[in-house]
Context: one part of a larger RNA
RNA sequence: CGGUGGGGGGCAUGCCUAUACAUGCAAGUCGAGCGAACUUAACUAAAUGAAUGCGGUGCUUGCACCAAGUGAUUUUAGAGCGGUGAGCGGCGGAUGGGUGAGUAACACGUGGGUAACCUGCCUCUAAGCAGGGGAUAACAUUUGGAAACAGAUGCUAAUACCGUAUAAAUCCUAAAACCACAUGGUUUUAGGCUGAAAGGCGGCUUCGGCUGUCACUUAGAGAUGGACCCGCGGCGUAUUAGCUAGUUGGUGAGGUAAUGGCUCACCAAGGCAAUGAUACGUAGCCGAACUGAGAGGUUGAUCGGCCACAUUGGGACUGAGACACGGCCCAAACUCCUACGGGAGGCAGCAGUAGGGAAUCUUCCACAAUGGACGCAAGUCUGAUGGAGCAACGCCGCGUGAGUGAAGAAGGCUUUCGGGUCGUAAAACUCUGUUGUUGAAGAAGAACACGUUUGAGAGUAACUGUUCAGACGUUGACGGUAUUCAACCAGAAAGCCACGGCUAACUACGUGCCAGCAGCCGCGGUAAUACGUAGGUGGCAAGCGUUAUCC
Numbered sequence: 001c002g003g004u005g006g007g008g009g010g011c012a013u014g015c016c017u018a019u020a021c022a023u024g025c026a027a028g029u030c031g032a033g034c035g036a037a038c039u040u041a042a043c044u045a046a047a048u049g050a051a052u053g054c055g056g057u058g059c060u061u062g063c064a065c066c067a068a069g070u071g072a073u074u075u076u077a078g079a080g081c082g083g084u085g086a087g088c089g090g091c092g093g094a095u096g097g098g099u100g101a102g103u104a105a106c107a108c109g110u111g112g113g114u115a116a117c118c119u120g121c122c123u124c125u126a127a128g129c130a131g132g133g134g135a136u137a138a139c140a141u142u143u144g145g146a147a148a149c150a151g152a153u154g155c156u157a158a159u160a161c162c163g164u165a166u167a168a169a170u171c172c173u174a175a176a177a178c179c180a181c182a183u184g185g186u187u188u189u190a191g192g193c194u195g196a197a198a199g200g201c202g203g204c205u206u207c208g209g210c211u212g213u214c215a216c217u218u219a220g221a222g223a224u225g226g227a228c229c230c231g232c233g234g235c236g237u238a239u240u241a242g243c244u245a246g247u248u249g250g251u252g253a254g255g256u257a258a259u260g261g262c263u264c265a266c267c268a269a270g271g272c273a274a275u276g277a278u279a280c281g282u283a284g285c286c287g288a289a290c291u292g293a294g295a296g297g298u299u300g301a302u303c304g305g306c307c308a309c310a311u312u313g314g315g316a317c318u319g320a321g322a323c324a325c326g327g328c329c330c331a332a333a334c335u336c337c338u339a340c341g342g343g344a345g346g347c348a349g350c351a352g353u354a355g356g357g358a359a360u361c362u363u364c365c366a367c368a369a370u371g372g373a374c375g376c377a378a379g380u381c382u383g384a385u386g387g388a389g390c391a392a393c394g395c396c397g398c399g400u401g402a403g404u405g406a407a408g409a410a411g412g413c414u415u416u417c418g419g420g421u422c423g424u425a426a427a428a429c430u431c432u433g434u435u436g437u438u439g440a441a442g443a444a445g446a447a448c449a450c451g452u453u454u455g456a457g458a459g460u461a462a463c464u465g466u467u468c469a470g471a472c473g474u475u476g477a478c479g480g481u482a483u484u485c486a487a488c489c490a491g492a493a494a495g496c497c498a499c500g501g502c503u504a505a506c507u508a509c510g511u512g513c514c515a516g517c518a519g520c521c522g523c524g525g526u527a528a529u530a531c532g533u534a535g536g537u538g539g540c541a542a543g544c545g546u547u548a549u550c551c
Base pairs, nucleotide, nucleotide: 001545002544007398009396010395011394013391014390015356019354020353021352023351024350025349028091029090030089033088034087037084038083039082043078044077045076046075047074051070052069055066056065057064058063059062098309099308100307108233109232110231111230112229113228114227117226118225122222123221124220125219126218127217128216130164132162133161139154140153141152142151143150144149166195171192172191173190174189175188176187177186178185179184199214200213201212202211203210204209235281236280237279242272243271244270247269248268249267250266251265252264253263254262284306285305286304287303288299289298290297291296311332312331313330314329315328334345335344336343337342362388364387365386366385370384371382372381373380374379401431402430403429404428411422412421413420414419436488437487438486439485440484441483445478449474450473451472452471453470454469455468456467457466495540496539497538498537499536500521501520502519506535507534508533509532510531516523517522
């Protein structure tokens, strides 16, 4: 690709074509760091005063009026459990997810090295957490602008920022000892530079403070992650034979976490190459996968490790970590908005659209589990992930019935006209119910999570908090799913290719070197087992055949 108007199930797989992308979502979180704003249950104060009414007056004796007290409701102010979304601040955003364009290279694989290195969060050890200051956003007023946004003035806080004090390490200088021997490394002593959050939330208090926990600072060690260097290994072309001036080496300096022409100044003229330099072409590499008796050959989808890239090209900032897919700046192409002055954007994230192509899916559900970010926690976020949907795209397993049944029925085909064959096949009878339909019951995945509570251990003056064990409770997207049971009916469920030899399987009719077949040999010119149709047979089977690629 063609045929099958193809029956379930499980597990996998699904743009091989770096083109442009509408729309939605994919990275947030912390109020136990901070100030201001808005809102708000119960509360306090003041005002209001429905209703009730101790008591009193009037009389039509059960009504009206006055009325201490109680006081609903409403309003204002205070204070405020709590909540909200902007802002400052912290951590994360460098993970996770995608793709294979580039790269023939220390990119990858493997084995070593760093006496040449860095490392947030985490673990252990030791010590500390003192005392001050000035701003700024938010906010208010205002200016410019269509917008994006930008500016001015004024106010305020911090675990934001900046000095001071204090200790060690680092670095520099001097001296000594030991190791190595190439400039070096280790230790000790003396002198010069450098840190923090007096923080948050609780508990106790004699109001002085003490203490628990989470943070914070310094030093040392570890773990984890990364950086650099080296040996070896894995494509093609010699119809590519010479290549190279920061090039090769030295001295010195700069730079880096760190070595090094990494960069620079000076000096020398070297360095690579038929054991294939240089150039060109092609290509992400590996664990592995396919095939094969093996040796090998081919491939690098899914899954895992490493690398590279994020519209194209360049650059740095921040940071422990990036030269950063959903950050910033510049340039280019393209798209969109515009009041024409100027702005906005980047699906090779998940779905999805257009185009391209032989060709590849839903704009679905949930954070219940596993994992991640933040948070003391509850929890929030999570297109990672867990699931469902679509597709015979693949593999595995099941079914389309089982038994009896010869008048060898009818019918088809064939015939030497006797028969033969489809064929126990069908019909008929008796069963079963996988699957299907309907109904009922109904999980595991969830406790090592979370909350309440009890007991114990360490620690404390004690509490809180923490660790362990127990009890109780809560939490399921999938899904009323898997599974089980019952009822119903053989009722709904078989096709495709081949039949000359290779190669399992043959006859009849039609055609007549025509129409046609064909992987190779070849077949067809009047009895074609090779073309077309029919019957029969063979093979495979929810698949079958063909084409392409690989062994």
A computed fold for a 551-nucleotide part of an RNA from Lacticaseibacillus pantheris, annotated as small-subunit ribosomal RNA, 5' domain. The organism belongs to Lacticaseibacillus, within Bacteria. The coordinates come from a structure-prediction model, not an experiment, and the mean pLDDT is 81. The full RNA is in RNAcentral, with records from ENA and SILVA.